Predicted 3D model of a 108-nucleotide RNA (TPP riboswitch aptamer (THI element)) from Gemmobacter megaterium. The prediction has a mean pLDDT of 76. Taxonomically the source falls in Gemmobacter (Bacteria, Pseudomonadati, Pseudomonadota, Rhodobacterales). The sequence is in RNAcentral, with records from Rfam and Ribocentre.

RNA sequence: UGCCCCACCUCGGGGUGCCUGCGGAUGUUCCGCCGGCUGAGAUGCGCAAGCGAACCCGUCGAACCUGAACCGGAUCAUACCGGCGGAGGGAAGGUGCGAGAGCGAUCU
Numbered sequence: 001u002g003c004c005c006c007a008c009c010u011c012g013g014g015g016u017g018c019c020u021g022c023g024g025a026u027g028u029u030c031c032g033c034c035g036g037c038u039g040a041g042a043u044g045c046g047c048a049a050g051c052g053a054a055c056c057c058g059u060c061g062a063a064c065c066u067g068a069a070c071c072g073g074a075u076c077a078u079a080c081c082g083g084c085g086g087a088g089g090g091a092a093g094g095u096g097c098g099a100g101a102g103c104g105a106u107c108u
Base pairs, nucleotide, nucleotide: 006096007095008094009093010092011058012057013056014055017037018036019035021033022032023031024030025029043052044051045050064089065088066087070083071082072081073080099108100107101106
């Protein structure tokens, strides 16, 4: 000096849950309450648009979106599990100083 990992700062990206029971409305769906399932996350305010919290992810990108009203399996049920699939898309810049120890790598 360069690169990698990691950390931090700033910035950015992202997420239509599902269900038993009870109650209400309506008319077969919606709302509320209690509880349950998966998950990192199922949240608060608002008529809504939207604004926040927490959480996850940021190109070495499986966070998330598309395909998808997809296919198979399980389940009371589901974007539950698997497949599709490393398929396509997908959001980045900066900083890493000082002191001490050691011949040094390095350590504190």